Model confidence (mean pLDDT): 77 of 100. A computed fold for a 371-nucleotide RNA from a Candidatus Zixiibacteriota bacterium, annotated as Bacterial RNase P class A. The sequence is in RNAcentral, with records from ENA. A source record names the gene rnpB.
RNA sequence: GAAGUAGAAGGAGCAGUCGCGCUUUAGACGAAUGUUUAGAGUGAGGAAAGUCCGAACUCCGAAGAAUCGGGGCGCCCGGUAACUCCGGGGCGGAGCGAUCCGACGGAAAGUGCCACAGAAACUAUACCGCCCCCGAAUUGAUCGGGGGUAAGGGUGAAAUCGCGGUGUAAGAGACCACGGCUGUGUCCAGAGAUGGGCCAGUGGGCAAACCCCGCCCGGAGCAAGGCCAAAUAGGGGAAGAGGAGUUGAUUCGCUCCGUUACUAUUCCCGGGUAGGCCGCUCGAGCCGUCCGGGUAACCGACGGCCAAGAUUGAUGACUGCCGUCCCGCAUGUCGGGAUGCACAGAACUCGGCUUAUCUUCUGCUUUCGUU
Numbered sequence: 001g002a003a004g005u006a007g008a009a010g011g012a013g014c015a016g017u018c019g020c021g022c023u024u025u026a027g028a029c030g031a032a033u034g035u036u037u038a039g040a041g042u043g044a045g046g047a048a049a050g051u052c053c054g055a056a057c058u059c060c061g062a063a064g065a066a067u068c069g070g071g072g073c074g075c076c077c078g079g080u081a082a083c084u085c086c087g088g089g090g091c092g093g094a095g096c097g098a099u100c101c102g103a104c105g106g107a108a109a110g111u112g113c114c115a116c117a118g119a120a121a122c123u124a125u126a127c128c129g130c131c132c133c134c135g136a137a138u139u140g141a142u143c144g145g146g147g148g149u150a151a152g153g154g155u156g157a158a159a160u161c162g163c164g165g166u167g168u169a170a171g172a173g174a175c176c177a178c179g180g181c182u183g184u185g186u187c188c189a190g191a192g193a194u195g196g197g198c199c200a201g202u203g204g205g206c207a208a209a210c211c212c213c214g215c216c217c218g219g220a221g222c223a224a225g226g227c228c229a230a231a232u233a234g235g236g237g238a239a240g241a242g243g244a245g246u247u248g249a250u251u252c253g254c255u256c257c258g259u260u261a262c263u264a265u266u267c268c269c270g271g272g273u274a275g276g277c278c279g280c281u282c283g284a285g286c287c288g289u290c291c292g293g294g295u296a297a298c299c300g301a302c303g304g305c306c307a308a309g310a311u312u313g314a315u316g317a318c319u320g321c322c323g324u325c326c327c328g329c330a331u332g333u334c335g336g337g338a339u340g341c342a343c344a345g346a347a348c349u350c351g352g353c354u355u356a357u358c359u360u361c362u363g364c365u366u367u368c369g370u371u
Stems, first nucleotide, its partner, number of pairs: 001367010013321006020043010045343001049354002052352004057221004064252005070217005075089005090104001091102004105212002110210002112206003127153002129149008161179002164176003180202004185198005225278004235269005242257004285305005291300003322340007329332001
């Protein structure tokens, strides 16, 4: 210098004038919501995006419990309000490496699948081949039958676990030594996932196939919900003695309404309202510390701060300086122009994840060259 990998910070300026939203001070007007004058403070993001997870909050709700169904998660240990998140570790995989990824409970409960190719893919088998015996033929070496075989070749993602030997008619874990895989065997180490030794066994893969095991889960959602005002057709139909009370089913329990009926209640069709106020921003909040604990995530202590709350939905325009870029020429604190340059605008809030993307800086890895 090049390529890669992991991380951190910022999010594009400063000042003034006018304008816009909110909060607030003083005054004036007003029956009141408010209007107006003069001030002060403040006003889009690291992702505000996606709506994928988790919560807080609200309602169902005076009361529930159990079983089934349904849904989610799945290595270990920590963190957190919680999570499918974060940190550390184990195992497996990718990469020369720094690093990155997780399709991470169970195939020894059962069922099912492994296309095509191939002889054969769970009752595994003989296409080519190798060896032995018999028969025929023959100066040719070919054919037929029987038996043995799975080392060699072929097919495939995968074919009696693998390499080297002994042995054999030819072979074969048949046997030897070494190695791999599995263990619901055992001993040791570790908090644990796991790792190592010994012993035993040794045709596979797929559960992101059905399934089994373990743990967890009420539902709906700020368009939740509450208050005020207004309007409508106290509308019509069906069923009706039992019904209602948290999403589906059943059982038990508790409470309420109703019981001979134009009824309690359930279902269907149709109509009115779409206005105003609250919820709505003080929070699991933010900033700082060569503070304490911890490998870290994070927890604690101390000090300081209050920073949008709109509702057809606010933050814009101009000027000067500064920065960046372009053009010109007389090449210099010159002139002119554009602009504040990527992705992109809150709508109840917070913690994550995912996606889009500009600039600067740092650590590490590989490689080239020089000293």